Predicted 3D model of a 544-nucleotide part of an RNA (small-subunit ribosomal RNA, 5' domain) from a metagenome. The RNAcentral record of the full RNA draws on SILVA.
[in-house]
Context: one part of a larger RNA
RNA sequence: GAACGAACGGUAGCGGCGUGGAUAAGACAUGCAAGUCGAACGGGGUCGCAUGAGAUUAUAUCAAGUGUGAUUCAGUGGCGAACGGGUGCGUAACACGUGGGCAAUGUGCCGGGAAGUGUGGAAUAGCCCAGGGAAACUUGGAUUAAUACCGCAUGUGUCUGGAAGUGGCAUUACUUCCAGGCAAAGGAGGGGACCGCAAGGCCUUCCGCUUCCCGAUCAGCCCGCGGCCUAUCAGCUUGUUGGCGGGGUAACGGCCCACCAAGGCGAUGACGGGUAGCUGGUCUGAGAGGAUGAUCAGCCACACUGGAACUGAGACACGGUCCAGACACCUACGGGUGGCAGCAGUCGAGAAUCAUUCACAAUGGGCGAAAGCCUGAUGGUGUGACGCCGCGUGGAGGAUGAAGGCCCUCGGGUUGUAAACUCCUGUCAUCAGUGAGUAAAGUUCCACUGGUAAUAUAAGUGGAAUGUGAUAUUAGCUGAAGAGGAAGAGGCGGCUAACUCUGUGCCAGCAGCCGCGGUAAUACAGAGGCCUCAACCGUUGUUC
Numbered sequence: 001g002a003a004c005g006a007a008c009g010g011u012a013g014c015g016g017c018g019u020g021g022a023u024a025a026g027a028c029a030u031g032c033a034a035g036u037c038g039a040a041c042g043g044g045g046u047c048g049c050a051u052g053a054g055a056u057u058a059u060a061u062c063a064a065g066u067g068u069g070a071u072u073c074a075g076u077g078g079c080g081a082a083c084g085g086g087u088g089c090g091u092a093a094c095a096c097g098u099g100g101g102c103a104a105u106g107u108g109c110c111g112g113g114a115a116g117u118g119u120g121g122a123a124u125a126g127c128c129c130a131g132g133g134a135a136a137c138u139u140g141g142a143u144u145a146a147u148a149c150c151g152c153a154u155g156u157g158u159c160u161g162g163a164a165g166u167g168g169c170a171u172u173a174c175u176u177c178c179a180g181g182c183a184a185a186g187g188a189g190g191g192g193a194c195c196g197c198a199a200g201g202c203c204u205u206c207c208g209c210u211u212c213c214c215g216a217u218c219a220g221c222c223c224g225c226g227g228c229c230u231a232u233c234a235g236c237u238u239g240u241u242g243g244c245g246g247g248g249u250a251a252c253g254g255c256c257c258a259c260c261a262a263g264g265c266g267a268u269g270a271c272g273g274g275u276a277g278c279u280g281g282u283c284u285g286a287g288a289g290g291a292u293g294a295u296c297a298g299c300c301a302c303a304c305u306g307g308a309a310c311u312g313a314g315a316c317a318c319g320g321u322c323c324a325g326a327c328a329c330c331u332a333c334g335g336g337u338g339g340c341a342g343c344a345g346u347c348g349a350g351a352a353u354c355a356u357u358c359a360c361a362a363u364g365g366g367c368g369a370a371a372g373c374c375u376g377a378u379g380g381u382g383u384g385a386c387g388c389c390g391c392g393u394g395g396a397g398g399a400u401g402a403a404g405g406c407c408c409u410c411g412g413g414u415u416g417u418a419a420a421c422u423c424c425u426g427u428c429a430u431c432a433g434u435g436a437g438u439a440a441a442g443u444u445c446c447a448c449u450g451g452u453a454a455u456a457u458a459a460g461u462g463g464a465a466u467g468u469g470a471u472a473u474u475a476g477c478u479g480a481a482g483a484g485g486a487a488g489a490g491g492c493g494g495c496u497a498a499c500u501c502u503g504u505g506c507c508a509g510c511a512g513c514c515g516c517g518g519u520a521a522u523a524c525a526g527a528g529g530c531c532u533c534a535a536c537c538g539u540u541g542u543u544c
Base pairs, nucleotide, nucleotide: 001544002543003542004541006540007539008538009537010536013391014390015389016388017387018386019384020383026347027346028345030344031343032342035079036078037077040076041075043073044072045071046070047069048068049067050066051065054062055061086302087301088300096226097225098224099223100222101221102220105219106218110215111214112213113212114211115210116209117208118152119151120150121149128141129140130139131138132137157182158181159180160179161178162177163176164175165174166173167172186207187206188205189204190203191202194201195200228274229273230272235265236264237263240262241261242260243259245257246256247255277299278298279297280296281292282291283290284289304325305324306323307322308321327338328337329336330335355381357380358379359378363377364375365374366373367372394424395423396422397421404415405414406413407412428485430480431479432478433477434476442466443465444464445463446462447461448460449459488533489532490531491530492529493514494513495512499528500527501526502525503524509516510515
């Protein structure tokens, strides 16, 4: 000199863009942060329409029940919940970076292709009945549905075993043949003839389902190289190193096990100890390098502490399960419940770090055929001069150089065109009006393509109409008034730009270094003047 997620002191007008729990991975009240689908399924409630046993002397009306539509509730079922969001505890490691390998692998949804979607069955939640418990919850009985579950059939195919051929360095890859095993589910819309009382069959379109191949994406495993300190750590190792055979996994492998051999690593630093998430980057520097790893992006690890598996395409799972522990809460004392390192917020510790805000309008995600619903992701607003940048706090004229202050050699000098005063301007702030863009979609209708038995439904393209904004009293623009509302901080001995007076008297004090202060202190304190920077200025800390 530069820099900072800064803090402290003084001061403070506005805006834009960023940024803000670095310490206690301490403990957490409260609310929200993951749902969705009725076009998979059966029920309960409410409302509407139709029908209607029956009630009523009759009209009118009421009405158990049945059918149907809408809506809602819990349940079965599907998909999602493994993403997104947080933190940096652990980790010196194939964790990360980079470059390769898998003839040793998996991959839901998505894209392309091939083939199929036949026929049966038994349950169960819900509802109802009976019971236990303070609660959390739970037991028994009866009954019911499905794209839930289970048989049988079919086998394009695929898997396992065997044989042959071709290729490969090879465990083997590909092709052909034989034997054995292995599938499935329906739902919605529309419709002319034909069948049927009807539902529907049938036809057709779409969404699904099953088997397989390819792709894409994501993931798993292996290897070369690279990046901390310490020798006041010198020897370390028994599943250890290798083999054979098995088990296990999506997959190779001491990953695990039985047996066999005695190996393996190390001054090119093994083993031990300390510290630490890694990287793209960031800061500094002419560079080489040094330091660092906030925000943003990629990867990893973790989710009260420790352990474990289940489900699933994917987890050994932050807002899932089980066990143990500590802590906290409820309790009828028998027993239960909880996990903010999600967003806000509270207490604590600390020099120190924000709102218990608005909206799903946009972008993205989950579910859904769609409308849509959910989304503390995200978009916004708020808050802190924490940072960077921009703007303003007025402009021009104005000397007899006013007054006051300060200094003085008492002549004067300086503050100083500074003020007053005159003439202007109108940024920002204030008030009033006007006013884009952030909006693409979606819905309805029409036309064409498409497909079809069809002028139907779906799908695609185009057009028209309609129509959605949290921000928001938006930005911008126009107008009004009036210099009105807006300057401080540090320094002045040398380094280092800027000097005098008074007070003090080795005292009080200053100080980054050298050093000032013991009676004329440009170094302490006050004042005047001056210098520097400026909505900031200094101090402290840290890095280069």

Record summary: It matches the Rfam family "Bacterial small subunit ribosomal RNA". The coordinates come from a structure-prediction model, not an experiment, and the mean pLDDT is 83.